RNA sequence: GCGGAAGGCUGGAUGGCCGCGGGGGGCUUUUGGGCGCUUCGAGGAAAGUCCGGACUCCACAAGACAACGGUGCCGGGUAACGCCCGGGCAGGGCAACCUGACGGAAAGUGCCACAGAGAAGAGACCGCUUCCUCACGGGGGAGCAAGGGUGAAACGGUGGGGUAAGAGCCCACCGGGGGGCUGGCAACAGACCUCGCAUGGCAAACCCCGCCGGGAGCAAUGCCGAAUAGGGACCUCGCUUUAGGCUGUUUUGGCCUUGAGGUUCGGGUAGGCAGCUAGAGGGGCGUUGGCAACAGCGCUUUUAGAUGAAUGGUCAUCCACUUCGGGACAGCCCGGGGAGACAGAAUCCGGCUUACAGGCCUUCCGCGUGU
Numbered sequence: 001g002c003g004g005a006a007g008g009c010u011g012g013a014u015g016g017c018c019g020c021g022g023g024g025g026g027c028u029u030u031u032g033g034g035c036g037c038u039u040c041g042a043g044g045a046a047a048g049u050c051c052g053g054a055c056u057c058c059a060c061a062a063g064a065c066a067a068c069g070g071u072g073c074c075g076g077g078u079a080a081c082g083c084c085c086g087g088g089c090a091g092g093g094c095a096a097c098c099u100g101a102c103g104g105a106a107a108g109u110g111c112c113a114c115a116g117a118g119a120a121g122a123g124a125c126c127g128c129u130u131c132c133u134c135a136c137g138g139g140g141g142a143g144c145a146a147g148g149g150u151g152a153a154a155c156g157g158u159g160g161g162g163u164a165a166g167a168g169c170c171c172a173c174c175g176g177g178g179g180g181c182u183g184g185c186a187a188c189a190g191a192c193c194u195c196g197c198a199u200g201g202c203a204a205a206c207c208c209c210g211c212c213g214g215g216a217g218c219a220a221u222g223c224c225g226a227a228u229a230g231g232g233a234c235c236u237c238g239c240u241u242u243a244g245g246c247u248g249u250u251u252u253g254g255c256c257u258u259g260a261g262g263u264u265c266g267g268g269u270a271g272g273c274a275g276c277u278a279g280a281g282g283g284g285c286g287u288u289g290g291c292a293a294c295a296g297c298g299c300u301u302u303u304a305g306a307u308g309a310a311u312g313g314u315c316a317u318c319c320a321c322u323u324c325g326g327g328a329c330a331g332c333c334c335g336g337g338g339a340g341a342c343a344g345a346a347u348c349c350g351g352c353u354u355a356c357a358g359g360c361c362u363u364c365c366g367c368g369u370g371u
Base pairs, nucleotide, nucleotide: 001367002366003365004364005363006362007361008360009359010358012318013317014316015315016314017313018312020041021040022039023038024037026035027034028033043342047353048352050351051350052349053348054347055217056216057215058214068213069212070211071210072209073087074086075085076084077083088102089100090099091098092097103208104207108206109205110202111201112200125148126147127144128143129142130141131140132139133138156174157173158172159171160170161169175197176195177194178193179192181190182189183188221274222273223272224271231265232264233263234262235261236260237259243257244256245255246254247253281302282301283300284299285298286297287296288295289294319340321338322337323336324335325334326333327332
């Protein structure tokens, strides 16, 4: 210098003007309000609402079992977790490092497409060896599974011996099963002994094993509660007239329903209050323990609670980026333009995941070059 790996930080600044939500004073008022001051007012993800909790109500009652759901190497952290840290194993990368639904396949059931002779206690298409036969192209019997071919996968691998050809048939090494030993808390690793060794893959198929889980969620839940309409009770007035409906009839008629005002009760709705924001709080500095996650202690600092839902708009200057023109010619100056992301609390907290313009920092790896 080029290429790469891991981790962290930041998320424009200042001022003017206009405006919004919460709290606290002040002045004024016709008590409805009006004016003005002061202070506080989004995020690293406030997001997705995917996990884990706090809290509230409901249900059940120490608990156990069954069903269902979740989870799954080991150890640690935590209020808890499917999160985090450390480790093991496996896979990828020259490496830094990255990734992993990573318990059980000799408990049982099931599945293994296509291709292929054969897909699980299998098999012989080509082939190899040997014998018989022949019309000399071949055909048939017996033995074999090394080589070829199919496939994601072919019943251990490589090499040697052996054999008619072959084969764990025999041997060495590798792999595998079993056994105790050593190291490690453990996952696991190592060497040793032993067994020639049929025991393939899939559990993100059922299933088995261990562990965890009662349900609903702040629109939880509790309290207050209008106006209007409607309901109950009581009181006063009006009283069979009026009005409406049905029916009979030539007409007269018969039956049913219906009023106004006031007091009061209870239910519901609108609305209001609590829950509500100081909590397993967060940040910074120091210190102790720990490899770390994290935990303890000390000091300090900070803390929106809105409810159709405020936290904004605009202008100027600066900041960092980019583009064009000019000057200088090694990265500087002047002028014009563009653009400054993702996104926005809604009970709270711990995580995960996803989105993100631009900028900054630290550590490490590989290659090249110079000294």